[in-house]
Context: one part of a larger RNA
RNA sequence: CCUUCGUUAAGGAACUCGGCAAAUUAGCCCCGUAACUUCGGGAGAAGGGGUGCCCACUUCGGUGGGCGACACUAAAUUGGCCCAAGUGACUGUUUAACAAAAACAUAGGUCUCUGCUAAAGCGUAAGCUGAUGUAUAGGGGCUGAUACCUGCCCAGUGCUGGAAGGUUAAGGGGAUGGGUUAGGAGUAAUCCGAAGCCUUGAACUGAAGCCCCAGUGAACGGCGGCCGUAACUAUAACGGUCCUAAGGUAGCGAAAUCCCUUGUCGGGUAAGUUCCGACCCGCACGAAUGGUGUAACAACUUGGACGCUGUCUUAACGAGGGGCUCG
Numbered sequence: 001c002c003u004u005c006g007u008u009a010a011g012g013a014a015c016u017c018g019g020c021a022a023a024u025u026a027g028c029c030c031c032g033u034a035a036c037u038u039c040g041g042g043a044g045a046a047g048g049g050g051u052g053c054c055c056a057c058u059u060c061g062g063u064g065g066g067c068g069a070c071a072c073u074a075a076a077u078u079g080g081c082c083c084a085a086g087u088g089a090c091u092g093u094u095u096a097a098c099a100a101a102a103a104c105a106u107a108g109g110u111c112u113c114u115g116c117u118a119a120a121g122c123g124u125a126a127g128c129u130g131a132u133g134u135a136u137a138g139g140g141g142c143u144g145a146u147a148c149c150u151g152c153c154c155a156g157u158g159c160u161g162g163a164a165g166g167u168u169a170a171g172g173g174g175a176u177g178g179g180u181u182a183g184g185a186g187u188a189a190u191c192c193g194a195a196g197c198c199u200u201g202a203a204c205u206g207a208a209g210c211c212c213c214a215g216u217g218a219a220c221g222g223c224g225g226c227c228g229u230a231a232c233u234a235u236a237a238c239g240g241u242c243c244u245a246a247g248g249u250a251g252c253g254a255a256a257u258c259c260c261u262u263g264u265c266g267g268g269u270a271a272g273u274u275c276c277g278a279c280c281c282g283c284a285c286g287a288a289u290g291g292u293g294u295a296a297c298a299a300c301u302u303g304g305a306c307g308c309u310g311u312c313u314u315a316a317c318g319a320g321g322g323g324c325u326c327g
Stems, first nucleotide, its partner, number of pairs: 001322008010313002014311001019308001027051005036041001038145001052067006068072001080306001082304005087298002092104002108143007120129003147292003151223003156220002158216005165211003171205002177199004183192003224242005251285001252282001263279005
C1' cells in the first nucleotide's frame, strides 16, 4: 500500500448523478395512533413508557418488599420512519450467465368465429388435440381490478350481407378457314374439289371473384384553413369564405408526451435547469393502439423532511489476510 472488519473529538449529507455504502431502529408487554378508504384496510401508522436478579404472597394474570450496575430483548438473532408526485390495480412472470421494470401475465370488459364429424390446430395419411366438452362451451383479436365514462367520420382499406347489371376461367358449343383426295377440267404445268380423317376454332352458354349497392369503428384508421367583428386597449360569444368522409367532444395538459424552454405565476430553499400547485400559446394529449381519477400494493421512478451516521470537513488508531523486506 491492497483487502475484510472494529472504534472515533467537533460538526452531521457540507459527500455524491443520487444518503451509494454504513449507521440508526429492532424482541415482548402496556398506552396511543392521522389523512384517506373499495369500510377489509391504512396500522407494527406515527409517538411514548416498561423490561434484570432475590424473597414472600398469588385467583398463576400479577402484587408487595429487597439488591447491584452508565447500561437488565445486557451476547447473538432481531423493522429506521414520515410527507408528496409519477407509473402499473393487486399476488404472480421475465432477458439461465450485465436489464426484475412502468415490460409480460392477471381477474374483469368487449368484438369476432364456432350447432358438433364444431370452429381452430398438428399430421402425406390413418388419426389425434379441442373434449369423453356442447354457445353459462371452445378458438382468436384488443383492452387490462374497481369508479365515472368511452364523442364525430363508412370517403379509402378490411370484414359482413346483397344480387339486377358489367367483366370473367375451364368446360359446353361448333360457325368459319386450312391440309389431304375419289372425281372433274386441262396437251401439260396446274386448277376446282364431295364424303371421311386431321387441324383451326367465331357467335352463344358458363361460378366465385372484381366493378357495383348497402351495413359495420371496443375493424385498419382519420378527426382543417383564412379573414373580419364588442363604447380605452386586448380578446372574440358572433359573422363571412374555402376545403373535407368528418373537422378532436368529455376529460387531462410545459405531461414517462412541450421544440422554443431554466415558458409564466405561486410554494418549498439563504440560494431550486429537478420537485409540487396552477395557467393553456397541446412544435406533436385525448377517449378499450382506451380517457380521467383512485384505497391497497411495489428490491419500480422522482422531490422533500426527521432520526442516524467516517459519505464528507479530514483523517487517525486497532485487528485478521495479502503485498513488501529479511531468513